[in-house]
Order: sequence, then structure tokens, then C1' cells
RNA sequence: GCCGUGGUAGCUCAGUGGUAGAGCACGUCAUUGGUAAUGACGGGGUCGGUAGUUCAAUUCUACCUCACGGCACCA
Repeated sequence: GCCGUGGUAGCUCAGUGGUAGAGCACGUCAUUGGUAAUGACGGGGUCGGUAGUUCAAUUCUACCUCACGGCACCA
């Protein structure tokens, strides 16, 4: 340099054109003599960035950026 995959909640990931979800974690309550476990409820995200298409973009397109993998190049 080229190609591919990926970037969504604190962590691991799902989702897919119609104003975003799960598990774990976290908080409150219940339960217990107390902890753990269990149950109920709750908080938390401008979906990597900028533009474009569209009535509408996390989703489609372009560019940029970061991570990983492959190939090539230099030595």
C1' cells in the first nucleotide's frame, strides 16, 4: 500500500430502513437473626466520526478513524 471482518449500555453481544434490546454488572425493595442465593422493580446508550440517499438511517452509499486478520513491499 491492497483486501476482508468488526466498532451498539461499565463488560460480552443481538438487532435491522419506522424514534434500540438481552445476559452479566450497578441501585432500590422483598426474603433472612445476618450474609449469600433467589424474586420484583429501576437507572444507564446522540448505535466510532462527517457527509449523502430517503418522509424516515443503528441499518443503504462515500470518505475518515480505530482494532483484528490476510497479502504485498522495504530491509
Predicted 3D model of a 75-nucleotide RNA (transfer RNA) from Kiloniella litopenaei. Its mean pLDDT, the model's own confidence on a scale to 100, is 81. Rfam family: tRNA. Gene Ontology term of the family: triplet codon-amino acid adaptor activity. The family's RNA type in Rfam is transfer RNA. NCBI's taxonomy places the organism under Bacteria, Pseudomonadota, Rhodospirillales, Kiloniellaceae, Kiloniella.